[in-house]
Context: one part of a larger RNA
Molecule: large-subunit ribosomal RNA, domain II
Organism: marine metagenome
């Protein structure tokens, strides 16, 4: 991991509420007790319940009562049948759908054959080293002392084997082992090792203490039992269609992934009119956007001018300057969620009227519920960095609980809401070179494969504007010519157009600057404005749009989905046309509601409420198959909207079906489910 079988909303009691019966201002029996063809049926039993009246804490009054002085006012009542059965929907109490802890408790047991500690009594330690006291001798002492040599054999002494342990380190890791084995290392007469018998037990022993050990278990064994322990947590919950369908918000929660009550669902009953919704007129509340600077504050310059500062002037008052700071006020010029002198659009709320239809919507009582993690995209804020697929609010959408189509793929973005069928029609939205359904013509535009990436740069190109110049010759090229007073003056070593400083005149001209740049130690040269001559039709400045171009740099081989495409198969525009969806039409058919009986209309769906039905075992009434072959167990074949049924054929050998009622141990694919097989 496959098969095959088990495998989860039950029972009792009690409360509500609905079906649905009985009887009825009443209803009902409960224990028990009799009969009886006796697991079962009928009688009987009125003791108690609930109900027909309440208020009050009570006395008490009583369709009233309480409160109070009160014949006020207010409270709760009076106007509304109830009761006992059965079935069901819930809630309560009980293990209460089912599995599932770690744990708590027990004056309940078993456990020291493992392991700690200790008692009693035994056993073991090759070999090999060193050489403590003591003693002898001899030498020395006044005598001890001492000092040499023997001799001894001591010692948690050394070395190292059995034994005992476990330093490092290799393999081992479904091992050969639930801790081993190679190599390697510590103690190896001791606080030494070990054999056999005994002692100590679970908040309790043992412990040279590591919370170590107490039979592969130890921060409190193991086995039973309280026990089905709780479990706001995870994880499972089993056969079919039909109708309707949510929420992921509020307010409170030792709450925050958990309840309550509302909001939203959905069944049942009630009310119910031009009423809700919705539009389309009137009058209303209000301070948003924009606006403004009248009030509160920010804020940039001027103008005046308090007070300050600096400087100047004085012995000192006093007084002077001010490109310095600067209060009120004035002018200009600007801002603001916690400014407002104004002030929309929306949306709110009354009100009229339209359109709308009758088992309606809205409302209202009552059963039953789910939700309390929300998600993305559009718009209006708040945090953040006008950062997040990022928080947090608000309004609408989707998704969630939604298929199809289109965005290559792609919950949340565009189109559009799937009762079934259909090798029929038409369009959204998006497409119409080929992949791949469907296009053809016209006007522009882009050469960048831009299309298929910013700020930011640029004589890239169209297009519309504005200006200025030009047959009295414009721009551009070519020839000529650009003098003089002068080398302007001043400064300078020099300063002659051209280091710098003033002026910037006048003259002769067709025109020439007291000089545009290069240039030189200064000059000197070379050019430029301007000027004529030559040519012969436009030239030049700027402004705004539209499409391009650079800007572009990442690590395995690139991408507009691909291929490919340049009067396009790209962008912009006009035009007709076609494809294109589970959408709209057609044709059939189902199922619901409503019908004027002719139709109409409606049928995505998670939590979740409602509703109708398939099967399975079995009881009881009925009515049937069956050795001329029942269940079952196989192969086919057909039916029905579905659960699901029926017919044949083989196997199989003795039972089993159909109808109406009832009763459940009644449906399996998930629960690291349970057993078994493979």
């Nucleotide at each position: 991991g496959u098969c095959u079988g088990c495998g989860a909303g039950u029972u009792a009691u009690u409360g509500u509420c609905a079906g649905u019966g009985g009887c009825a201002a009443g209803u009902c029996u409960a224990a028990g007790u009799c009969c009886u063809a006796a697991u079962g049926g009928g009688a009987c039993g009125u003791a108690g319940g609930c109900g027909a009246a309440g208020c009050g804490a009570a006395a008490g009054c009583g369709a009233g009562u309480g409160u109070g002085a009160a014949u006020a006012g207010c409270g709760c009542g009076u106007c509304c049948a109830g009761u006992c059965g059965c079935u069901g929907g819930c809630g309560a109490u009980a293990g209460a759908c089912c599995c599932g802890a770690a744990g708590c408790g027990g004056a309940g047991g078993u456990g020291a054959u493992c392991u700690a500690a200790c008692c009693a009594u035994g056993a073991g330690c090759a070999g090999g080293u060193u050489g403590a006291a003591g003693c002898u001798g001899c030498a020395g002492u006044a005598a001890c002392a001492u000092g040499c040599a023997g001799u001894g054999a001591a010692g948690g002494a050394c070395c190292g084997a059995a034994c005992c342990g476990g330093u490092g380190u290799g393999c081992g890791u479904u091992g050969a082992a639930a801790a081993g084995u190679g190599c390697u290392c510590g103690g190896a007469u001791g606080a030494c090792u070990u054999g056999u018998g005994g002692u100590u037990a679970g908040g309790a022993g043992u412990g040279a203490a590591a919370g170590g050990c107490u039979a592969a278990u130890c921060a409190a064994a193991c086995c039973c039992c309280g026990u089905a322990a709780u479990a706001g947590c995870u994880g499972g919950u089993u056969c079919u269609c039909u109708c309707c369908g949510a929420a992921a918000u509020a307010g409170c929660u030792u709450u925050a992934g958990g309840g309550c009550u509302a909001g939203c669902g959905u069944c049942g009953g009630g009310u119910g009119a031009g009423u809700a919704c919705u539009c389309c007129g009137a009058g209303g509340a209000g301070g948003u956007a924009g606006a403004g600077c009248a009030c509160u504050g920010a804020u940039a310059g001027g103008c005046u001018u308090a007070g300050g500062g600096u400087c100047c002037c004085u012995a000192a008052c006093c007084g002077g300057a001010u490109a310095c700071c600067a209060a009120a006020a004035c002018c200009u010029g600007u801002u603001a969620a916690a400014c407002u002198c104004c002030g929309a659009a929306u949306g709110c709320c009354u009100c009229g009227g339209a359109u709308c239809c009758a088992u309606u919507a809205c409302c209202c009582c009552g059963g039953c519920a789910g939700u309390c993690a929300g998600u993305c995209g559009a718009u209006g804020a708040g945090u953040g960095a006008u950062a997040a697929g990022a928080u947090c609010c608000a309004u609408c959408g989707u998704c969630g609980a939604g298929a199809g189509g289109g965005a290559a793929a792609c919950a949340a973005c565009c189109c559009a809401g799937a009762u079934c069928a259909c090798c029929g029609a038409c369009u959204a939205a998006g497409g119409u070179g080929c992949c791949u359904a469907a296009a053809u013509a016209c006007c522009g535009u882009u050469c960048a494969g831009u299309g298929g990436u910013a700020a930011g740069g640029a004589g890239g190109u169209g297009a519309a504007g504005u200006g200025a110049c030009a047959u009295a010759g414009a721009c551009a090229g070519u020839g000529a010519g650009g003098a003089u007073g002068u080398u302007g003056g001043c400064u300078u070593a020099g300063a002659a157009g051209c280091a710098g400083c003033c002026a910037c005149c006048a003259u002769u001209u067709a025109a020439a600057c007291a000089g545009u740049g290069c240039g030189u130690a200064a000059c000197a040269g070379c050019u430029g404005a301007c000027u004529c001559a030559u040519c012969g039709a436009g030239u030049u400045a700027c402004u705004u749009c539209g499409c391009g171009c650079c800007g572009a740099a990442a690590a395995u081989g690139a991408u507009u989905g691909g291929c490919g495409a340049u009067c396009a198969a790209a962008c912009g525009g006009u035009a007709u046309a076609c494809c294109g969806a589970c959408g709209u039409c057609g044709u059939g058919a189902a199922u619901g509601u409503c019908u004027u009986c002719g139709g109409a209309c409606a049928u995505g769906g998670u939590a979740g409420g409602a509703g109708a039905g398939c099967g399975u075992a079995g009881u009881c009434u009925u009515u049937g198959c069956a050795u001329c072959g029942a269940a079952g167990c196989u192969g086919u074949u057909c039916u029905g909207u579905a659960a699901a049924g029926a017919g044949c054929g083989g196997u199989g050998g003795a039972g089993c079906g159909g109808a109406g009622a009832c009763u459940a141990g009644c449906g399996a694919g998930a629960a690291u489910g349970c057993a078994g097989a493979c």